[in-house]
Background:
This is a predicted structure of a 523-nucleotide part of an RNA (small-subunit ribosomal RNA, 5' domain) from an uncultured rumen bacterium. It matches the Rfam family "Bacterial small subunit ribosomal RNA". The prediction has a mean pLDDT of 82.

Context: one part of a larger RNA
RNA sequence: GGAUGAACGCUGGCGGCGUGCCUAAUACAUGCAAGUCGAACGGGGGUACUUGUACCCUAGUGGCGAACGGGUGAGGAACACGUAGGUAACCUGCCUUUUAGUUUGGGAUACCCAGAGGAAACUUUGGCUAAUACCGGAUAUGAAUUUUGGAGGCAUCUCCGAAAUUUGAAAGGAGCGUUUGCUCCGCUUUAAGAUGGACCUGCGGCGCAUUAGCUAGUUGGUGAGAUAACAGCCCACCAAGGCGAGGAUGCGUAUCCGAUCUGAGAGGAUGACCGGACACAUUGGAACUGAGACACGGUCCAAACUCCUACGGGAGGCAGCAGUAAGGAGUUUUCGGCAAUGGGCGAAAGCCUGACCGAGCAACGCCGCGUGAGUGAUGACGGCCCUAUGGGUUGUAAAGCUCUGUUGUAAGGGAAGAAUGACGAGGUGAGGAAAUGCACUUCGUUUGACGGUACCUUACCAGAAAGCCACGGCUAACUACGUGCCAGCAGCCGCGGUAAUACGUAGGUGGCAAGCGUUAUCC
Numbered sequence: 001g002g003a004u005g006a007a008c009g010c011u012g013g014c015g016g017c018g019u020g021c022c023u024a025a026u027a028c029a030u031g032c033a034a035g036u037c038g039a040a041c042g043g044g045g046g047u048a049c050u051u052g053u054a055c056c057c058u059a060g061u062g063g064c065g066a067a068c069g070g071g072u073g074a075g076g077a078a079c080a081c082g083u084a085g086g087u088a089a090c091c092u093g094c095c096u097u098u099u100a101g102u103u104u105g106g107g108a109u110a111c112c113c114a115g116a117g118g119a120a121a122c123u124u125u126g127g128c129u130a131a132u133a134c135c136g137g138a139u140a141u142g143a144a145u146u147u148u149g150g151a152g153g154c155a156u157c158u159c160c161g162a163a164a165u166u167u168g169a170a171a172g173g174a175g176c177g178u179u180u181g182c183u184c185c186g187c188u189u190u191a192a193g194a195u196g197g198a199c200c201u202g203c204g205g206c207g208c209a210u211u212a213g214c215u216a217g218u219u220g221g222u223g224a225g226a227u228a229a230c231a232g233c234c235c236a237c238c239a240a241g242g243c244g245a246g247g248a249u250g251c252g253u254a255u256c257c258g259a260u261c262u263g264a265g266a267g268g269a270u271g272a273c274c275g276g277a278c279a280c281a282u283u284g285g286a287a288c289u290g291a292g293a294c295a296c297g298g299u300c301c302a303a304a305c306u307c308c309u310a311c312g313g314g315a316g317g318c319a320g321c322a323g324u325a326a327g328g329a330g331u332u333u334u335c336g337g338c339a340a341u342g343g344g345c346g347a348a349a350g351c352c353u354g355a356c357c358g359a360g361c362a363a364c365g366c367c368g369c370g371u372g373a374g375u376g377a378u379g380a381c382g383g384c385c386c387u388a389u390g391g392g393u394u395g396u397a398a399a400g401c402u403c404u405g406u407u408g409u410a411a412g413g414g415a416a417g418a419a420u421g422a423c424g425a426g427g428u429g430a431g432g433a434a435a436u437g438c439a440c441u442u443c444g445u446u447u448g449a450c451g452g453u454a455c456c457u458u459a460c461c462a463g464a465a466a467g468c469c470a471c472g473g474c475u476a477a478c479u480a481c482g483u484g485c486c487a488g489c490a491g492c493c494g495c496g497g498u499a500a501u502a503c504g505u506a507g508g509u510g511g512c513a514a515g516c517g518u519u520a521u522c523c
Stems, first nucleotide, its partner, number of pairs: 001523004006519005013369006019362002021327001026325003030322003035064003040061002043058006071280003081204007090197002095193003100188003103137004112127006142167011172185005206252003213243003218240006225233001255277004259270004282303005305316004333359001335358003341355001342353004372403004382394005407464001408460006417450001421446009467512005472493003478507005488495002
């Protein structure tokens, strides 16, 4: 000199864009943060009444989602991360393309009804019923095993073809036309893709040797098991190996990276915000469901803590958004909206979304603007200084005169963000017997939290808007008075003991400026 998620002191006009618990991964009152589908299903309720229909709502069964999004950095020195590869050792819901289908039967059960227990949480007995819930049979390219022909490779192998054996499916719903059916959404199956993951490997990035030896599933083999899959991953048996001064093991510390800060660079330091990866969800452990979790707002067990209780037993988990207490030098509103972007569900309308978009608070940071401009000498008054009837300086500074109106105040107008969205009407095209539906397109209507905000116009007034630090040298900027090694200053050198440009005050000057200094940390 530069930088900061900063804090403290003095001061403080505005706008734009960012940023805002670095400490206790401490404890949490309250509200919200994950639902949706009636076009899967049987019930129940309501409205309209044309009295047999239409529409709406929904506790339960069922499907999809809840593994994303959001938070935090405790742990972890590790294939956790980064980078470059490998998988002939693997999985992949929804999506895209593709193959073949969607056949025939059955038994339950929730809701509900009738009881029972309990303070509650909730539990339980009997009976009834539905499905895209559950379970059989049929058919099937496929899969597995064996035999065989060919091609390729990287040892195990991979691909193509043939034969035999074994084994594996399904679910319907809506619209239109009704006479077969057509269209859409599903379901099953096959082969690819895409996306997302899993595993393995080379290399790279901390400190301490005042840590020198470490290791028994340890190192390898055979066999069996488990897994999506390889493997001591697990187990039985066998062998005695494996790592280490090129730093094993131990201890300490620490999320990693893209990047950020600094520096001419090499390097050094850092890892807030934004993006990628990992790990965690009161602490410890475990599995279930599922394409995917060993699951923040799921389950079970144990522990600590808090709460309810009729003492028998129960409930909870903000490192989601706000907010509270505590800790601390220190960090915000218990706000608005789904209008946009994105996500979940749904055929859609739509519903949900503290993601997100916005507003609020804070000079916390960066950037921009303003606090007026021109003219004006009797060089006014006042202050300060001096050799004191006088001069110097503050100083064109003020007053005065002439302007401007950025900002401000008031009034009026007033957005973009909104479409490839939605609704209504029409047109064209492929297919179809036709109609619905599908794709493209035209016209009209409609949807904004921010917000009557930004912005524009008009009117009015120089009116409402400057401080902080320094002035001995480094280092730009000096005099007077007070004090007298006192009071004090100080980053280093050092000032102060009676003429202090170094302390305190005043005048003046210098620097920066809505900030200026100080402290802390990094280069």